[in-house]
RNA sequence: UUAUUAAGAAGGGUGUAGAGACCAGGCUCCAUGAUCCCCUGGCAACCUGUCACAAAAGACAAAGGUGCUAAUACCUGCUCCCUUAAUGGGGAUGAUAA
Numbered sequence: 001u002u003a004u005u006a007a008g009a010a011g012g013g014u015g016u017a018g019a020g021a022c023c024a025g026g027c028u029c030c031a032u033g034a035u036c037c038c039c040u041g042g043c044a045a046c047c048u049g050u051c052a053c054a055a056a057a058g059a060c061a062a063a064g065g066u067g068c069u070a071a072u073a074c075c076u077g078c079u080c081c082c083u084u085a086a087u088g089g090g091g092a093u094g095a096u097a098a
Base pairs, nucleotide, nucleotide: 001098002097003096004095005094010040011039012038013037018029019028020027023077024076025075026074041069042068043067046065047064048061049060050059051058073093078090079089080088
């Protein structure tokens, strides 16, 4: 910089106190041991491989490089729309890939 971000996917081990990116407010998870880390399995299909094609779009695969595997990126925050509320669109920030 570009693309994606409402789908999908679980057991075990170590270990201890908070965790869900940051701040605030909610909400949720957590001593029946969470979060983090490790192992195995799995999900997905960005890179990759095969096929097809003028090109693009596309179909299939999953060995390899990543990623992910509670809740929409847990929700809201800024803005647009709206009489208001709800719903919704866009953005910001973050994450992942190339």
The RNA shown here (SAM riboswitch aptamer (S box leader)) has 98 nucleotides and comes from a soil metagenome.
Its mean pLDDT, the model's own confidence on a scale to 100, is 81.
Rfam family: SAM riboswitch aptamer (S box leader). Rfam 15.1 lists 9,625 matches to the family in 4,158 species.
The RNAcentral record of the sequence draws on MGnify.